[in-house]
Bacterial RNase P class A from Hungateiclostridiaceae bacterium UBA3922, 361 nucleotides, folded computationally. The coordinates come from a structure-prediction model, not an experiment, and the mean pLDDT is 77. It matches the Rfam family "Bacterial RNase P class A". The family's RNA type in Rfam is ribozyme. About the family: Ribonuclease P (RNase P) is a ubiquitous endoribonuclease, found in archaea, bacteria and eukarya as well as chloroplasts and mitochondria.
């Protein structure tokens, strides 16, 4: 200058003028309704997101007089820390991709047991299809030689023995590569690897590195089923609580029936169906495991101080509409108890380390 990594920020901006949710103070007795209760006025503050989507995880918060033990059942799977916790996040190991910054990982356990691996191929918990040596047999071709029949050596056929190195099938075929060895061949034997066992070194671990062994060592597959550790009450803001309006009272159980997945054992409780009544108001509902800023610790995550700062609460469900100027001409996109994760969707502009190629000093 180009390409990429990995990490963060903004994602229309300013005036003005009208229109819309909330809060907070005043102010009125005004308006609406059966009530509870709302609703108009002035003023002044504030008003979607980095993913608000996905709903795929963890909690906060409420509620169940046992939430206590058990079984089924689920969840998570490699180490060490973090965190309220998490299947999240951070360092790490081992794999695997990439010249590399780096990215991924459903990463525990095949010797506890059970299955299941199509098809292709001769064979998939074990082989001989082709092929290679070798030994008879044909006197079938041809070749040489001595001779007229013999002998040798090549091909071809059958036939038995050796082989597992070639070759072919296939995702994988008695562990790989080179040598030497053999009638051909083979861990047959060597040397380096890989496995598998033992000793030792380093590390808090997962692991690393090394040294030794021999009658060389037979897949995968647990996103099968299981088998090991570790963890797990349910519901869920439409949770729950209050006030209005209404209400009459009936029935059915007791070795019953209810108690917030199922089953059981324990406790505990009088339980459940029918009837009347509401499309009502109100609390919950936003101060929070908040944010920002510095400073200390730590490789980090993140903790801890000190100091600042309020940032939507709608419920037939809120921020729009015009004008002017700018420019990056403007993507994906709307909050419904909160929070912290992951994943997915995204036009553009910005900054910061880093890698690689090329030039040029």
């Nucleotide at each position: 200058u180009g390409a990429g990594u990995a990490a963060g920020u903004c994602g229309g901006a300013u005036a003005a003028u009208c229109g819309c949710g909330g809060g907070u103070a005043c102010a009125g007795u005004g308006c609406c309704g059966a009530a509870a209760g709302g609703c108009c006025g002035u003023a002044c503050c504030u008003g979607a997101g980095g993913a608000a989507a996905g709903u795929c995880c963890g909690g906060g918060c409420u509620c169940c007089g046992c939430a206590g033990g058990g079984c089924a059942g689920g969840g998570u799977g490699c180490c060490g820390g973090g965190u309220a916790a998490u299947a999240c996040c951070c360092g790490g190991u081992g794999a695997a991709g990439g010249c590399g910054a780096c990215u991924u990982c459903a990463a525990g356990g095949a010797a506890a047991g059970u299955g299941c691996a199509a098809c292709a191929g001769a064979a998939a918990u074990a082989u001989a299809c082709c092929g290679c040596u070798u030994g008879g047999c044909a006197c079938g071709u041809g070749a040489u030689g001595c001779a007229u029949g013999c002998a040798u050596c090549a091909c071809u056929g059958c036939c038995g023995a050796g082989u597992a190195a070639g070759g072919g099938u296939g995702g994988a075929a008695a562990g790989g590569u080179g040598a030497g060895g053999u009638a051909a061949g083979a861990g047959c034997u060597c040397a380096c690897c890989a496995g598998c066992g033992g000793c030792a070194u380093g590390g808090c671990g997962a692991c690393u590195u090394g040294c030794c062994g021999g009658u060389c060592u037979g897949u995968g597959u647990a996103a099968a089923c299981c088998c090991c550790a570790c963890c797990c009450g349910g519901a869920g803001c439409a949770a729950c609580a209050c006030c209005g309006c209404a209400g009459a009272g009936g029935g059915a159980c007791a070795u019953a029936u209810g108690g917030u997945g199922g089953c059981c054992c324990g406790c505990c409780a009088g339980u459940c169906c029918c009837g009347g009544g509401c499309a009502g108001g109100u609390g919950g509902c936003u101060c929070g495991a908040g944010c920002c800023a510095u400073g200390c610790a730590g490789c980090a995550a993140u903790g801890c101080a000190u100091g600042g700062c309020c940032c939507a609460g709608a419920u037939a469900g809120a921020u729009g509409a015009u004008u002017a100027u700018c420019c990056a001409c403007g993507a994906c996109a709307g909050a419904a108890c909160c929070c912290g994760g992951c994943u997915u969707a995204c036009a553009g502009a910005c900054u910061u380390a880093c890698u690689c190629a090329u030039c040029a000093g």